Predicted 3D model of a 73-nucleotide RNA (transfer RNA) from a Thermoplasmatota archaeon.
Its Rfam family is "tRNA". Rfam classes the family as a transfer RNA.
NCBI's taxonomy places the organism under Archaea, Methanobacteriati, Thermoplasmatota.
The coordinates come from a structure-prediction model, not an experiment, and the mean pLDDT is 82.

C1' cells in the first nucleotide's frame, strides 16, 4: 500500500428484497414474599458512526470519510 467484513438502547446483538427499529441483560416502578433473592407485569431508554446523492420516502441503496477486526503484501 491493497481486500473483505463490522458500526443498531448503557452491554450483547437481531431486523428490515426501502415505508420514520426489536429481544436478552442492566435501570425504574408495580407484584408476590414476615424480608431478601428468584418469578411475574408494567415504563423508560435509539441523530441506526458522520457527510453527500438517489428516491415521495433511506438503518437498508451509491460514492467518499472515520473508527474496529481479519487478511495479503
Nucleotide at each position: 500500500g491493497c481486500c473483505a467484513c463490522c458500526u443498531u438502547a448503557g452491554c450483547u446483538c437481531a431486523g428490515u428484497c426501502g415505508g420514520u427499529a426489536g429481544a436478552g441483560c442492566a435501570g425504574c416502578c408495580g407484584c408476590c414474599u414476615u424480608g431478601u433473592a428468584a418469578g411475574c407485569g408494567g415504563c423508560a431508554g435509539g441523530u441506526c458512526c458522520c457527510g453527500c446523492g438517489u428516491u415521495c420516502g433511506a438503518u437498508u441503496c451509491g460514492c467518499g470519510g472515520a473508527g474496529g477486526u481479519g487478511g495479503c503484501u